[in-house]
RNA sequence: GGGGGAGUAGCUUAGUUGGUAGAGUAUUGGUCUGUCGCGCCAAUGGUCGCGGGUUCAAGUCCCGUCUCUCUCG
Numbered sequence: 001g002g003g004g005g006a007g008u009a010g011c012u013u014a015g016u017u018g019g020u021a022g023a024g025u026a027u028u029g030g031u032c033u034g035u036c037g038c039g040c041c042a043a044u045g046g047u048c049g050c051g052g053g054u055u056c057a058a059g060u061c062c063c064g065u066c067u068c069u070c071u072c073g
Stems, first nucleotide, its partner, number of pairs: 001072007010025004019056001027043005049065005
C1' cells in the first nucleotide's frame, strides 16, 4: 500500500426490512432488614467514532476520514 471486520449510556452490548435508540451492569433514591448486603420498585445516564450526502425520515443506505483488529503483498 490492497482487502475484510469492529466503533451505540461509565462498562458489556442488542437494534434483522430506513419509521419514537433498548437491555444487562454500574450509580442515585425508595422498599425490605436490628445494621450492611441480597431481593424488589423507580429514576438518572446516548451529539450512535468524526465530517458530508441521499431521503418526509438515517445507528441502518452512499462518500470521505480516524482508531482498533484480521488478512494479502